[in-house]
RNA sequence: AAACUGGAGAGUUUGAUCCUGGCUCAGGACGAACGCUGGCGGCGUGCCUAACACAUGCAAGUCGAACGGAGUUGAUUGGUCAGCUUGCUGACCGGUUGGCUUAGUGGCGAACGGGUGAGUAACACGUGGGUGACCUGCCCAGGAGACCGGGAUAACAGUUCGAAAGGACUGCUAAUACCGGAUGACAUCAUCUAAGGUAAGCUUGAUGAUCAAAGUGCUUAGCGCUCCUGGAUGGGCCCGCGUCCCAUUAGCUAGUUGGUAGGGUAACGGCCUACCAAGGCGACGAUGGGUAGCCGGUCUGAGAGGAUGUCCGGCCACACUGGGACUGAGACACGGCCCAGACUCCUACGGGAGGCAGCAGUGGGGAAUUUUGCGCAAUGGGGGAAACCCUGACGCAGCGACGCCGCGUGGGUGAUGAAGGCUCUCGGGUCGUAAAGCCCUGUCUGGGGGGAAGAUAAUGACGGUACCCCCGGAGGAAGCCCCGGCUAACUACGUGCCAGCAGCCGCGGUAAUACGUGGGGGGCGAGCGUUGUCCGGAAUUAUUGGGCGUAAAGGGCGUGUAGGCGGCUUUCCAAGUCAGCUGUGAAAUCCCUCGGCUUAACCGGGGGCCUGCAGUUGAAACUGGUAGGCUUGAGUGCAGGAGAGGAGGGUGGAAUUCCUGGUGUAGCGGUGAAAUGCGUAGAUAUCAGGAGGAACACCGGUGGCGAAGGCGACCUUCUGGCCUGUUACUGACGCUGAGGCGCGAAAGCUAGGGGAGCGAACAGGAUUAGAUACCCUGGUAGUCCUAGCUGUAAACGCUGGGUACUAGGUGUAGGGGGUUUAGAUACCCUCUGUGCCGUAGUUAACGCAUUAAGUACCCCGCCUGGGGAGUACGAUCGCAAGGUUGAAACUCAAAGGAAUUGACGGGGGCCCGCACAAGCGGUGGAGCAUGUGGUUUAAUUCGAAGCAACGCGAAGAACCUUACCAGGGCUUGACAUCUACCUGACGUACUAUAGAGAUAUGGUAUUUCUUUCGGGACAGGUAGACAGGUGGUGCAUGGUUGUCGUCAGCUCGUGUCGUGAGAUGUUGGGUUAAGUCCCGCAACGAGCGCAACCCUUAUUCUUAGUUGCCAGCGGUUCGGCCGGGCACUCUAAGGAGACUGCCGGUGACAAACCGGAGGAAGGUGGGGAUGACGUCAAAUCAUCAUGCCCUUUAUGUCCUGGGCUACACACGUGCUACAAUGGCCUGAACAACGGGUUUGCGAUGUCGCGAGGCGGAGCUAAUCCCUUAAAUCAGGUCUCAGUUCGGAUUGCAGGCUGCAACUCGCCUGCAUGAAGUCGGAAUCGCUAGUAAUCGCGAAUCAGCACGUCGCGGUGAAUACGUUCCCGGGCCUUGUACACACCGCCCGUCACACCACGAAAGCCGGCAACACCCGACGUCGGUGGGCUAACCUGUAAAGGAUGCAGCCGCCUAAGGUGGGGCUGGUGAUUGGGGUGAAGUCGUAACAAGGUAGCCGUAUCGGAAGGUGCGGCUGGAUCACCUCCUUU
Repeated sequence: AAACUGGAGAGUUUGAUCCUGGCUCAGGACGAACGCUGGCGGCGUGCCUAACACAUGCAAGUCGAACGGAGUUGAUUGGUCAGCUUGCUGACCGGUUGGCUUAGUGGCGAACGGGUGAGUAACACGUGGGUGACCUGCCCAGGAGACCGGGAUAACAGUUCGAAAGGACUGCUAAUACCGGAUGACAUCAUCUAAGGUAAGCUUGAUGAUCAAAGUGCUUAGCGCUCCUGGAUGGGCCCGCGUCCCAUUAGCUAGUUGGUAGGGUAACGGCCUACCAAGGCGACGAUGGGUAGCCGGUCUGAGAGGAUGUCCGGCCACACUGGGACUGAGACACGGCCCAGACUCCUACGGGAGGCAGCAGUGGGGAAUUUUGCGCAAUGGGGGAAACCCUGACGCAGCGACGCCGCGUGGGUGAUGAAGGCUCUCGGGUCGUAAAGCCCUGUCUGGGGGGAAGAUAAUGACGGUACCCCCGGAGGAAGCCCCGGCUAACUACGUGCCAGCAGCCGCGGUAAUACGUGGGGGGCGAGCGUUGUCCGGAAUUAUUGGGCGUAAAGGGCGUGUAGGCGGCUUUCCAAGUCAGCUGUGAAAUCCCUCGGCUUAACCGGGGGCCUGCAGUUGAAACUGGUAGGCUUGAGUGCAGGAGAGGAGGGUGGAAUUCCUGGUGUAGCGGUGAAAUGCGUAGAUAUCAGGAGGAACACCGGUGGCGAAGGCGACCUUCUGGCCUGUUACUGACGCUGAGGCGCGAAAGCUAGGGGAGCGAACAGGAUUAGAUACCCUGGUAGUCCUAGCUGUAAACGCUGGGUACUAGGUGUAGGGGGUUUAGAUACCCUCUGUGCCGUAGUUAACGCAUUAAGUACCCCGCCUGGGGAGUACGAUCGCAAGGUUGAAACUCAAAGGAAUUGACGGGGGCCCGCACAAGCGGUGGAGCAUGUGGUUUAAUUCGAAGCAACGCGAAGAACCUUACCAGGGCUUGACAUCUACCUGACGUACUAUAGAGAUAUGGUAUUUCUUUCGGGACAGGUAGACAGGUGGUGCAUGGUUGUCGUCAGCUCGUGUCGUGAGAUGUUGGGUUAAGUCCCGCAACGAGCGCAACCCUUAUUCUUAGUUGCCAGCGGUUCGGCCGGGCACUCUAAGGAGACUGCCGGUGACAAACCGGAGGAAGGUGGGGAUGACGUCAAAUCAUCAUGCCCUUUAUGUCCUGGGCUACACACGUGCUACAAUGGCCUGAACAACGGGUUUGCGAUGUCGCGAGGCGGAGCUAAUCCCUUAAAUCAGGUCUCAGUUCGGAUUGCAGGCUGCAACUCGCCUGCAUGAAGUCGGAAUCGCUAGUAAUCGCGAAUCAGCACGUCGCGGUGAAUACGUUCCCGGGCCUUGUACACACCGCCCGUCACACCACGAAAGCCGGCAACACCCGACGUCGGUGGGCUAACCUGUAAAGGAUGCAGCCGCCUAAGGUGGGGCUGGUGAUUGGGGUGAAGUCGUAACAAGGUAGCCGUAUCGGAAGGUGCGGCUGGAUCACCUCCUUU
């Protein structure tokens, strides 16, 4: 010097948005466990469960220098005996004296060390104090001392009991064992005296009384012993503060609280006993219940906090369970004792023994936790003078990736980018410098050698370890998880809502980056994932740091207790507060720094920190306290004022109903329409009189009053509050308010009255599928009064109370003041209430905005995801109904608020359309045609399905088509490309045979090009790649098409507004066919649509004049035929024309509209083409194309025949009719669009009744042909009928096309002559050259049209109008819809599963209580027991003491009893939740089809209905009032 530096978010509610709010994830940690995997080392760490039971071994002994013995072994000596080498050996018995061992006596220790966390919510722990209320062995210091004696006893010996464990008796003996006496004070006790001290058992002095001792060892070092004082250490006790959850635990307590006296203890104390008093604790949470050892610390966190208490350290508690004392300095004692209990073991059955929560270890439990190891070498402990002994404390080793830390599994080079794998668009890409190869290195490892420190003399378990040196060789050493988003990392195959995944959202139903596998990639790495738990993120309990109008959340309202907070000013105090100093806050941990192990983890030194507590000294602003003052808060007085404020009493009129009487007659009443009901026994109506109850029209008003609920005729009595003015009085008396107390709509309850009207229930009538409803007729409780109870409402402003501050404007109610006026009046100011608009601000937004939801302070209440549930249980209140308080299991990932865009509404407004209406003609009835369904069939191929399928694909099925069926054939194939091999023709024309044909076998004729001569082209055959598929999927697709809809819409850029989704523009006022145009406007512009440009038609001009035309001229066969002409018609190119241009009116001076003129045409002139953004998973895989799947001697291909044409029936679209506006006959007139040469159109002529035949002029077309148009007109006939209508059906005879008309074509002639007489419910088209009606043409096509597409001819009626039906557009409103109303959604019932409640009971547990019994033991008592030391005594004996016995109090366990709390289980039962496509209805969301909801009562299968009161969180319309803009 340093000691710290610190804060990230994401996913998920919606079509989208903002907010609220939960759920989930990313991080860190662990005494962990599990899965896969596993090379080494260091340091740590390891029964969290059964305080379950324990085999075996060890874990506390030591001292012979306390003692007597015993054993053993020496020395020496005496004796006896033996051998004999006569002094040697051996044995035995003694004496003396040593060594070693040690059972016993004795001392110290065993109360430490070690384990565990069961109990304990407590002075247990933490922290700070007190002890003047205490003890302390061993240790230290100081002082004094140790004198004289005594009697026993174990061991031992003997006898004896017992299986054993263990005893009994007799005899002997020692001590540092035990006892007596002496001495002794500064010790202890008593008394006295005073002084200090608050006091006390404190300190000092005097007197008296009382109490000690042990020796041993060695020859002189010591160790011991006794008394006293002090110290040190260790403890005991007391106190302040702190220390979990539950109030669904609210009252607890009799030794309880205190006192006096005594006992007891080391010591205070109800600690114990007796007596006295009646206290003590508790909402600041007592008592009870549950849970839990506490702390230093640990984890997390930015912090504040939250969670936790393993290892290490401090304290406590416990030692099989419960109780008890003994010994001792210390225990009520883990490896001591006694008793009781449970369990285990031994036993000879008589009795005994035991306690691993010490270290190992075993069984058991469990997801889960180690070796019956080595050593006392170190550190520490006990004993000893010491040597030393003991020590599972401890030091080490072993096992486990359990954790932290470190290291390695190689390094360099190496591109043919090898092989191989995977993939592929087949080119490639990737694994990948990765490998191989080449060159190196040697950490770990293997082999060999050396070899510590730890020990300052000796002593090393670890250990031949750490470490060092040498050698060998890339050799022995990589896995796990993940790859849809969050979240780094993508592909292939398999699977096909299966198998499976999943932390949340969610993946999987045939193209899965989400399942499984492979390849590839990402992350971490000897580990990686998963599970569990804690903190974080979570500001999601908010002190830091949240909220309560609508999201969860203001108590229904007041009054007031405790509590919290509190105006101005002065003095003092110093509790809070602030500052300095001191003590403490153990060590370890954490942080900083330095150092030691190669580094790190780890360890050591020093410092910081320990935010706390206590003491002490100060300060005095603020809070608090004390004493005093003030008036502005608050209150009082005085003078006035308004009022549906409350309670009682009285009075009044209108109306309904009833009764009586009169008049009067057939209906009344009621509804959408009816009926029930009332009425000829006289109703309704009307008049008069009477009765009775309830409510008070007008005034009346977002007017008034009240705390809220609430209060409405008038008068009166009593009474509460409020406002204004004045400023006389009090002097902070104030605000809020947990509990408490009071009030509290409607419904409801009790008792007694009352009962007119209304009216739950109920009855009847309707409605309806039903109608337990809505509607109607009745009607009981009730509604009213009195007395009491209940105590809830959408009790709402969904907004607690108080105070202060913060722009205004404008109404209204009650006062006061000023100016003005004669007065009225008008204006201004001010206070109090009550509305609206609005600035700042605020809000998620909506909105609020001096009456705040703004800015602040004080106090109270309440909220913390949805459901379960305001339910259960408990408690409490209530007569009951029920109220208040108020959970959990389980389940979901949301539930919500506000706003946005759509869509929808049996919401509103405006507008349009052949949408309705007004008309005309049809369809639906008949016959036929055609398509479809259905049925049938071998097949009746397939598709299209409300509008927008159904004369549709199909502009034309006899074969073909053809996709279908039956049968017969083929298999590289009917068709394409390529490769290899073989052959050399193939083919064409004609033809024969078999066959149904495909096909097969032949015949005749003809028979290729090129060449470098190998061959190639070409063709055939064989083999293989492949072809082929009208097989599937239109929900994998492209393309095309339909539809809304030719509707007027759909969007964008910039700007602006909004947090945002979005809005604006595009809305508004007009206008239009039109988002057409004009005006206005925070918009200004633009795009796709509209319109226009295009085609056609209507007028005209110019140009041109054949194949068209013919006015005039000429000719004529009389036909524009010819000459001629191009005027006209026409043709086809180009122009013109129409633009609201002009006039008048209306309108806003606009846009535009109406009328008019002119004009061929007038307001887009008529018609067509043209179809915005999008919707319908609309249609089409069978036009075509195409992904994927399927098939490959068949689902391909060829052929013959059949089928698509069937037929009880149903529907759609048409044709023809039903007739006289007609049919038939005769005659006559007028079109347009088109088509025609590969096989076409086909004239004149001719034959046939006719279809048609023969024939073949002309035409490659303004030339020729199809080609006579028909309706019409003229004349005639028919005369209302199943007909001279109608033509089906059928017979016969024919024609045409075609290989072929049987199934199955069209046409003709003759004959036949059905239904049908205008069509039910319902339904379609059309607004002008349209409908209707009439014919003509074309495509397809050999043939076949009543269909389709075109063409012209004739040619109407009607539109008042927008109420209604349908569709659409715009604006607005509500919404719980967004798959968008074909939406959403509620309840019963049935089934399955899950958790919970109740339940006759049954079985446990816990803590108390009462009584009984009462072990051991302490204490007390007791006597005819026994008793070495001491005393008296000669003795005997006695005393003292001790032991035993007995009695008593207390007391564990046990027993009995009734209760309490709690757990489990329980037939049955109750609701709840969840579940795939069940049943019944339709309650809610739109005015949800009866507006909904709240409280209450009642009824009903169910949602629910109804009554009463309340709310708007109700749409729409009207009225009133207020406000804003103009």
Small-subunit ribosomal RNA from a Bacillota bacterium, 1526 nucleotides, folded computationally. RNAcentral holds the sequence, with entries from ENA and SILVA. The coordinates come from a structure-prediction model, not an experiment, and the mean pLDDT is 84. The source organism's lineage runs through Bacteria, Bacillati and Bacillota. It matches the Rfam family "Bacterial small subunit ribosomal RNA".